[in-house]
RNAcentral holds the full RNA, with entries from ENA and SILVA. Predicted 3D model of a 353-nucleotide part of an RNA (small-subunit ribosomal RNA, central domain) from Nitzschia sp. IriSs06. The coordinates come from a structure-prediction model, not an experiment, and the mean pLDDT is 85. It matches the Rfam family "Bacterial small subunit ribosomal RNA".

Context: one part of a larger RNA
């Protein structure tokens, strides 16, 4: 390489957009590149195969016949693929108007509780903390109570295997701007295959970290102190700086997980929830049914090494991409690209078992 795989054994890029490339609905015509048929040239000899012959036999040798893949030329075929010229639409995909649910995104404004802190009132000896203590706070009046003010961060209950988003992620309220979904029997109109996947490329991408600016209530790496202990660079306690927050950039990684790439089609059921639609019932927003779009559960066939998966497949198939090939050395070295740095991406071998 062929073959076999990728939920948990090695293996699905963190996610999306999308170029080249691969793959491709129905139908008519003409073409004949692929494809197929026939004839013919070539495909050295030896070898191999078959039938004879010759050495006493065999091996061996000789003669004759047969011989694949491929490839050139010529006469044809037209189902499929292809390219060309047209046509179709209930179809795959999309556009316009209407309807509709939602923590989808960005910006601005508003408001309540709590922690901390400042000032005032009233008040006296403790408070705090732990398994127990101590460090710590307090007669310079604390803690507890109360009134007013300041400031920052986070959004209790409602809250739900509920919703939205490509993923990361998104929750107080209001306003402005803005993206996507669902609804094709809500009607109609339109485009007419415009689709799918996607190397390279581009965009987004938690937390931590970095640069600069502001901010800093609480929490809290580092650090200091008190305990514990043989020791305690920890677990517990008292403090506490970066950071956490904002704005503008960088970084580009996570158990970025459903550890499960995307599209399309097909294949028993059970029972919840969300959304819109249609019909039905009933009355004051309710009942029931149906097929959809999502999100859970049970489970047959089938699959699986088993666990389990099971119309949201890990079943049955198609197309495209990514990735794997014994353990360690190693996701490391070297080189290159990117980065302010930290580092990231790409990515071996010797040696060893």
């Nucleotide at each position: 390489u062929u073959g076999g795989g990728c939920g948990u054994a090695a293996a699905g890029c963190g996610u999306u957009u999308g170029u080249a490339g691969g793959u491709u609905g129905u139908u008519u015509g003409a073409u004949a590149a692929g494809u197929c048929c026939a004839u013919u040239g070539u495909u050295a000899a030896a070898u191999c195969u078959u039938a004879a012959a010759g050495c006493u036999u065999a091996a061996c040798u000789u003669u004759a016949a047969a011989c694949a893949c491929g490839u050139g030329a010529u006469c044809g075929a037209a189902a499929c693929u292809a390219a060309c010229a047209g046509a179709c639409u209930a179809a795959g995909a999309g556009u316009a108007u209407g309807g509709u649910a939602a923590a989808g995104g960005u910006a601005a404004a508003a408001g309540a509780a709590a922690u901390u802190u400042u000032u005032g009132g009233a008040g006296u000896a403790a408070c705090g903390g732990u398994a127990a203590a101590a460090u710590g706070u307090g007669c310079a009046g604390a803690u507890a109570c109360u009134a007013a003010g300041a400031g920052g961060a986070a959004g209790a209950g409602c809250a739900g295997u509920g919703g939205c988003g490509a993923a990361a992620g998104c929750a107080u309220u209001u306003u402005a701007c803005u993206g996507g979904g669902c609804u094709u029997u809500a009607a109609u109109a339109c485009u007419g295959a415009c689709a799918u996947u996607u190397a390279g490329a581009a965009a987004c991408g938690a937390a931590a970290g970095c640069u600069a600016u502001g901010g800093u209530a609480g929490c809290a790496a580092a650090u200091g102190g008190g305990a514990u202990u043989a020791g305690a660079u920890a677990c517990c306690c008292c403090a506490g700086u970066a950071g956490u927050c904002u704005u503008a950039g960088c970084u580009g990684u996570a158990a970025a997980c459903g550890a499960u790439g995307g599209u399309u089609a097909c294949u028993a059921u059970u029972u919840g929830c969300u959304g819109a639609a249609u019909a039905u019932u009933a009355u004051a927003u309710u009942u029931u049914a149906u097929g959809c779009a999502g999100u859970g559960u049970u489970g047959a066939a089938g699959c699986u090494a088993a666990c389990g998966c099971a119309u949201u497949a890990a079943g049955u198939a198609u197309c495209c991409c990514g990735c794997c090939u014994g353990g360690g050395a190693a996701g490391u070295a070297c080189g290159c690209u990117c980065g302010c740095a930290a580092g990231a991406g790409u990515a071996a071998a010797a040696c060893u078992c």